Overview:
This is a predicted structure of a 519-nucleotide part of an RNA (small-subunit ribosomal RNA, 5' domain) from an uncultured bacterium.

Context: one part of a larger RNA
């Protein structure tokens, strides 16, 4: 001198734009963060219309005979709204949070798969036929405090099953040429036996199974680079290999059983310590050096620790099973839970915000579409926490009021500063209009907010830290090695420009000083 996710003191007018638990990955009351599709499908309740049937009879009309006929209840035909739970389809593997683990192919960075897998999404080539049995809901029942379970009846489908048909699809089998150092690779042609569907409509649509390709997204595999310490020198039995076998998307001791006895290490294994990594950001001419908050890639994790299911994809934060540890609820027999999602709350600490507004845009899931969700978001609020903008007035005013401080008592500073005149209105305030952002219609949370215009008043807006020397800026009292400063040298023992007040000055400013870290 720059810098900071920054505290602490004193101080404080406005706005923009941005950033706010670094400590206990400590515990969590409460709302809310992932619901959606009735054009998949059966449907109990419910509303509304409508048919057709009973009973009862409000109120209006009357020629007083009677006409209209509200409501009431039940069962009926048809049909429209809409819909908690139930099948069933996509989506809950994204978003979003933290950095505990971890010194690794985790991650950066270059390559490879002739060792690979991919849901929705393009594009190509043809198909979408017959049939079949169930279980939930639901109804009466039974057990149970609950959370639920248990058994009987009986029902639909794009749920489930079986046939059927099939090629360029997979296996075997033989063959052909071709490619590659190679293990091997595509590519043709033939035989064999195998393997698919679903329907639905408002007639506009939308769907469904296969194959080949293509794009997104993913696993694996290799080079090189990645923090201390040897007051860690040896480590290792699936450990190195090797033929089999089995798995698996796919190499591969990934798994097994047999054989061999190997493999890694001073180029620094093993083992202890600490850490997510990186674009970056800081600083510094630079080359370094700390660093890893916000934004943006990638890893891990989701209350500890196995575990598997479903699925294209997960061993899955608001899925499921086991244990453990904690916390609630009980009829003591048994059961719920998981904020490192927004908020917010207790604890921790020098310290970090509102239980807000809205789906208007953006983009995200379903859904043909209306639209329905979204604590992603968009935006409000709070904190000088930071960076940047303005403002606290502006001219003119005396050889200088008053007050102060000083004085050698003659003066000197303060000082055009003020009072005084005459101006102006940025920003606050008040009235009045008033958006873009929206996507040819509609649709805006923010907001009556930006911004325009009008009137009006110097009014409502300056402080902090220094003044020995470094280092810009002195005097006077007090005090008397006491009390007190101090970054560093050092100051103070009776004239202290160094302690504390005053006056003055000097440096920055809605900030200023200090304390921490780094350069």
């Nucleotide at each position: 001198g720059g810098a900071u996710g920054a505290a602490c003191g004193c101080u404080g007018g406005c706005g923009g734009c941005g950033u706010g638990c670094u400590u206990a990955a400590c515990a969590c009351a409460u709302g809310c963060a992932a619901g959606u599709c009735g054009a998949a499908c059966g449907g109990a309740a419910a509303a509304c219309c409508u048919u057709u049937u009973a009973u009862u009879g409000a109120a209006u009309c009357u020629u007083c005979g009677g006409a209209u006929g509200a409501u009431u209840a039940g069962g009926u035909u048809g049909g429209u709204u809409a819909c908690u739970g139930a099948u069933g389809g996509g989506g809950g593997a994204a978003g979003g949070g933290u950095g505990a683990a971890u010194a690794a192919c985790c991650c950066g960075u270059g390559g490879g798969u002739a060792a690979c897998c991919u849901g929705g999404c393009u594009u190509c080539u043809a198909c979408c036929g017959g049939g079949g049995g169930a279980a939930a809901a639901c109804a009466a029942c039974c057990a149970a405090a609950a959370a639920u379970g248990g058994a009987u009846g009986g029902u639909a489908a794009u749920a489930c099953c079986c046939c059927a048909u099939a090629a360029a699809c997979a296996c075997a089998c033989c063959g052909g040429a071709c490619c590659c150092c190679a293990u091997g690779g595509a590519c043709c042609a033939g035989u064999g036996g195998g393997a698919a569907a679903a329907a639905c409509u408002c007639c506009g649509g939308g769907g469904g199974g296969a194959u080949a390709a293509g794009a997104u997204g993913g696993a694996c595999c290799c080079g090189c680079g990645u923090c201390u310490g040897a007051u860690u020198a040896g480590c290792u039995a699936g450990u190195u290999g090797g033929g089999a076998g089995g798995g698996g998307a796919a190499c591969c001791g990934c798994c097994u059983a047999c054989c061999a006895a190997g493999g890694c290490g001073a180029c620094g294994a093993u083992c202890c310590a600490u850490a997510g990594c990186c674009g970056g950001a800081c600083u510094g001419a630079g080359a370094g050096g700390g660093u890893g908050a916000c934004c943006g890639g990638c890893c891990a994790c989701a209350u500890u620790g196995g575990g598997a299911c479903u699925g294209a994809g997960a061993c899955a934060c608001g899925g499921c099973c086991c244990a453990g540890a904690c916390u609630c609820c009980u009829a003591c027999g048994g059961g719920a839970g998981g904020c490192a999602g927004c908020a917010g709350u207790g604890g921790g600490g020098a310290a970090u915000a509102u239980u807000g507004c809205a789906c208007a845009a953006u983009g995200g899931g379903g859904g043909a579409a209306a639209c329905c969700c979204u604590g992603a978001u968009g935006c409000a609020g709070c904190g000088a926490c930071g960076c940047c903008g303005c403002g606290u007035g502006a001219a003119g005013g005396a050889a200088g009021a008053a007050g102060u401080a000083u004085c050698u008592c003659g003066g000197u500073a303060u000082g055009u500063a003020a009072a005084c005149u005459u101006c102006u209105a940025u920003c606050a305030g008040c009235a009045g209009g008033g958006a873009a952002g929206a996507a040819u219609a509609g649709u805006g949370a923010c907001g009556g907010u930006a911004c325009c215009u009008g009137a009006c008043u110097a009014a409502g807006a300056a402080g902090c830290c220094c003044c020995g020397g470094c280092u810009a800026a002195c005097u006077a009292c007090g005090u008397g090695c006491c009390a007190g400063c101090a970054g560093c040298c050092g100051c103070g023992g009776u004239a202290a420009u160094a302690c504390g007040u005053a006056g003055g000055g000097g440096g920055c400013a809605a900030g200023c000083g200090u304390u921490a870290u780094c350069c």